[in-house]
RNA sequence: CCUCGAAAGGGCAAACCCGUCGAAAGGCGGGGGCGCAAAGCCAUGGGUCUAAGGCCGGUAAGGCUAUGAUCGCCAGGCUGCCGAAA
Numbered sequence: 001c002c003u004c005g006a007a008a009g010g011g012c013a014a015a016c017c018c019g020u021c022g023a024a025a026g027g028c029g030g031g032g033g034c035g036c037a038a039a040g041c042c043a044u045g046g047g048u049c050u051a052a053g054g055c056c057g058g059u060a061a062g063g064c065u066a067u068g069a070u071c072g073c074c075a076g077g078c079u080g081c082c083g084a085a086a
Base pairs, nucleotide, nucleotide: 003086004083005082011036012035016031017030018029019028020027021026034072040078041077042076044075045074046073047070048069049068053065054064055063056062
């Protein structure tokens, strides 16, 4: 130094509740704490969620569609604290 993950100090924060933004998925703030060694960052590939707008449909019901969302789904990229054992 790399793999790796004991300890310590600290860090993040799922469900759920409140507020707020949004058409929704979901985001943000507060409470909360299931978990996390990259649960730090990037939507690049795949997956998943949503469907405002658009399209189909009979100005219907309904369906299709990401330019929306998710990095705490997986892969990839960039960065990074500590240092027992091996």

Annotation
Predicted 3D model of an 86-nucleotide RNA (c-di-GMP-I-GGC riboswitch aptamer) from a Eubacteriales bacterium. Model confidence (mean pLDDT): 89 of 100. The organism belongs to Eubacteriales, within Bacteria.